RNA sequence: GGUCCGGUAGUGUAGCGGUUAGCAUAACUGCCUGUCACGCAGUAGGUCGCGGGUUCAAAUCCCGUCCGGACCG
Numbered sequence: 001g002g003u004c005c006g007g008u009a010g011u012g013u014a015g016c017g018g019u020u021a022g023c024a025u026a027a028c029u030g031c032c033u034g035u036c037a038c039g040c041a042g043u044a045g046g047u048c049g050c051g052g053g054u055u056c057a058a059a060u061c062c063c064g065u066c067c068g069g070a071c072c073g
Stems, first nucleotide, its partner, number of pairs: 001072007010025004018056001027043005049065005
């Protein structure tokens, strides 16, 4: 340098154009307990890597770019 895969909440991840972007865990609050943990209920947390394009509508499709990984040279 080329090809391919990936980037979504603090962390790990799902989401093959249309509901308010879900799940687990962590955090916080309450219940439970003599206390902690466990358990139960709830709350908050996401500019979907960045920029642009297509579309009535984009995390999803297209282009560029950044970061990580695999392979080839």